[in-house]
RNA sequence: CUUGAAAAAGGCAAACCGGUCGCGAGGCCGGGGCGCAAAGCUACGGGUCCCCCACGCGUGCGUGUUGGACUGCCGGGCUGCCAAGG
Numbered sequence: 001c002u003u004g005a006a007a008a009a010g011g012c013a014a015a016c017c018g019g020u021c022g023c024g025a026g027g028c029c030g031g032g033g034c035g036c037a038a039a040g041c042u043a044c045g046g047g048u049c050c051c052c053c054a055c056g057c058g059u060g061c062g063u064g065u066u067g068g069a070c071u072g073c074c075g076g077g078c079u080g081c082c083a084a085g086g
Stems, first nucleotide, its partner, number of pairs: 001085004011036002016031006034072001040078003044075003047070004053064005
């Protein structure tokens, strides 16, 4: 520097369950372990979702809008472990 087939020190932890916070999306803690080579960090672009308000109608949906949530949806930016090859 390139790569992540295999292996592996170490790491993370989906669904679900319990507790807790939040109107909610969802967050945090514990259990759990489907998976992950950035499933580390960053809401920067797109996307999805929630709340408020307005309008419309087919009355729970659509559009717009304020404020939020998600990085384990995709992309970008920053940083890094191990191994293999050069």

Model confidence (mean pLDDT): 83 of 100. A computed fold for an 86-nucleotide RNA from Roseimaritima sediminicola, annotated as c-di-GMP-I-GGC riboswitch aptamer. The source organism's lineage runs through Bacteria, Planctomycetota, Pirellulales, Pirellulaceae and Roseimaritima. It matches the Rfam family "c-di-GMP-I-GGC riboswitch aptamer". Its family is annotated with cyclic-di-GMP binding in the Gene Ontology. The model forms 91% of the base pairs in the Rfam consensus.